[in-house]
A computed fold for a 79-nucleotide RNA from a soil metagenome, annotated as c-di-GMP-I riboswitch aptamer. The RNAcentral record of the sequence draws on MGnify. Of the family's consensus pairs, 100% are formed in the model.
RNA sequence: GCAAAGCCACCGAAAGGUGGUGACGCAGAGCUACGGGACUAAGCGCGAGCCAACGCUCGCGACGUCAGCCGGGCCGCCA
Numbered sequence: 001g002c003a004a005a006g007c008c009a010c011c012g013a014a015a016g017g018u019g020g021u022g023a024c025g026c027a028g029a030g031c032u033a034c035g036g037g038a039c040u041a042a043g044c045g046c047g048a049g050c051c052a053a054c055g056c057u058c059g060c061g062a063c064g065u066c067a068g069c070c071g072g073g074c075c076g077c078c079a
Base pairs, nucleotide, nucleotide: 001026002025006021007020008019009018010017011016024068030074031073032072034071035070036069037066038065039064043063044061045060046059047058048057049056050055
């Protein structure tokens, strides 16, 4: 110097994020989803089931999220 969990407000379908409060930790806990990993599934895609039909239900999948899970990349501070 930063600020985990919890609590409050707001945003989001959710994961989660932002602000406040709060300090578990961090000597890059600064930035970056590029690789691995984790979380989420409203919309969308694919598959299955049901229905006379409209349509409904279930499963799978990131185009979502996490940089305080690990690695890589970028830019820095002190001695």